Bacterial RNase P class A from a Phycisphaerae bacterium, 401 nucleotides, folded computationally. Its Rfam family is "Bacterial RNase P class A". From the family's description: Ribonuclease P (RNase P) is a ubiquitous endoribonuclease, found in archaea, bacteria and eukarya as well as chloroplasts and mitochondria. The family's RNA type in Rfam is ribozyme.
RNA sequence: GACGCUAGACAGGCGACCGCGUCCGGAUCACUCCGGCCGAGGAAAGUCCGAACACGAAAGGACGACGGUGGUGGGUAACGCCCACCGACCCCGCUGCGGGUCAGGGACAGUGCCACAGAGAACAGACCGCCUCCGCUUCGGCGGCGGCAAGGGUGAAACGGUGCGGUAAGAGCGCACCGCCCGGACGGCGACGCCCGGGGCACGGCAAACCCCACCGCGUGCAAGCGCAAGCAGCCCCUCGGAACGACCUUGGCUUCCAAGAGCGUUCCUCACCGCGGUCCGCGGGACAUGGGCGGGUCGCGUGCUAGAGGGCGUCGGCAACGGCGCCCCGAGAGAAAUGGUCGCCACGGGAUCGCCUCGGCGGUCCCCGCACAGGAUUCGGCUUACGUCUAGCGGCAGCA
Numbered sequence: 001g002a003c004g005c006u007a008g009a010c011a012g013g014c015g016a017c018c019g020c021g022u023c024c025g026g027a028u029c030a031c032u033c034c035g036g037c038c039g040a041g042g043a044a045a046g047u048c049c050g051a052a053c054a055c056g057a058a059a060g061g062a063c064g065a066c067g068g069u070g071g072u073g074g075g076u077a078a079c080g081c082c083c084a085c086c087g088a089c090c091c092c093g094c095u096g097c098g099g100g101u102c103a104g105g106g107a108c109a110g111u112g113c114c115a116c117a118g119a120g121a122a123c124a125g126a127c128c129g130c131c132u133c134c135g136c137u138u139c140g141g142c143g144g145c146g147g148c149a150a151g152g153g154u155g156a157a158a159c160g161g162u163g164c165g166g167u168a169a170g171a172g173c174g175c176a177c178c179g180c181c182c183g184g185a186c187g188g189c190g191a192c193g194c195c196c197g198g199g200g201c202a203c204g205g206c207a208a209a210c211c212c213c214a215c216c217g218c219g220u221g222c223a224a225g226c227g228c229a230a231g232c233a234g235c236c237c238c239u240c241g242g243a244a245c246g247a248c249c250u251u252g253g254c255u256u257c258c259a260a261g262a263g264c265g266u267u268c269c270u271c272a273c274c275g276c277g278g279u280c281c282g283c284g285g286g287a288c289a290u291g292g293g294c295g296g297g298u299c300g301c302g303u304g305c306u307a308g309a310g311g312g313c314g315u316c317g318g319c320a321a322c323g324g325c326g327c328c329c330c331g332a333g334a335g336a337a338a339u340g341g342u343c344g345c346c347a348c349g350g351g352a353u354c355g356c357c358u359c360g361g362c363g364g365u366c367c368c369c370g371c372a373c374a375g376g377a378u379u380c381g382g383c384u385u386a387c388g389u390c391u392a393g394c395g396g397c398a399g400c401a
Base pairs, nucleotide, nucleotide: 001397003395004394005393006392007391008390009389010388012346013345014344015343016342017341018340020039021038023036024035025034026033027032041373045384046383048382049381050380051379052378053221054220055219056218060281061280062279063278066217067216068215069214070213071085072084073083074082075081086104087102088101089100090099091098105212106211110210111209112206113205114204127152128151129148130147131146133144134143135142136141160178161177162176163175164174165173180199181198182197183196184195186193187192225303226302227301228300234294235293236292237291241269242268243267244266245265246264249261250260251259252258253257273285274284275283276282310329311328312327313326314325315324316323317322349368350367351366352365353364354363355362356361
């Protein structure tokens, strides 16, 4: 110097003219006109989490399935989010900070996998080798019994690491330190840290494999819902039960009436059937509904719809996230969907130049800039993605001293 990554801030203000939109006020017979307040985003995007709110044939109890989260503590309405801390690893640094990453519960509950290479891949193993002894020898070495797993090799990973002693050669065989296991003291809310003691010196990895453990989770969603106006037209199938009452029809009879049969209407019931996500209990509905077929009407208006887990300032508490208190403010509510253009000034930023100054930095003049990503639709808290300028930190690359 350019580039990349991470985090943060901004992504304007004022005025005028013309042009839009809801609402408010006024005028006009009406068409319409005049005036006034206000009029997109940090991501409005993704629809990935969490909710508020609404409805669901009581959304009830128990069990299960499925899904999600996963170090500790705190924040929050809640979360898979945010803050702080712990641990591991990496970079820098050099005795001490800083920055970054983590899908960071459990491998002794069980099952499974570790290809190829290699002697051997979990309680394994002798390819090259090392050593003692014996035999042979062309003196280069070869063969056999036995001992070894320290050296080399294979591999992503080889059944503790480094060093010393010891041994025929070796090996935790012994020892020191580390590592691992067990026990305890101290500090910390805790994850953990640190110290002491003892010990066999041994019990690989993978759970972003199935799984186990802990905690959380009803579903659908503003096209949810609620109301008004207007209008029509219902019929059939799955579809069959019981009782009572009422009216009507048919047949028969001993004709003030009685008996039998078929359908209809009303009310009640329950065993069919249906619902409460899968099962059981319990409950609700119920001879209907759901579902299926044919047909008719309406797709209009209002509400939900913007005063909120809201915003700003100050103060107190807290390392922080955040919370308490006080005061002030109301910032699109459209309904096929409006907010734009021009000019001037200022501010921010950048460039050039000049002057001052102790590297930093300050001031003046001129020029440029309105940038990029991109626009609501029930509303919030997050995350993720896109992106211009500046600031801070980090990274390597190039050049110079």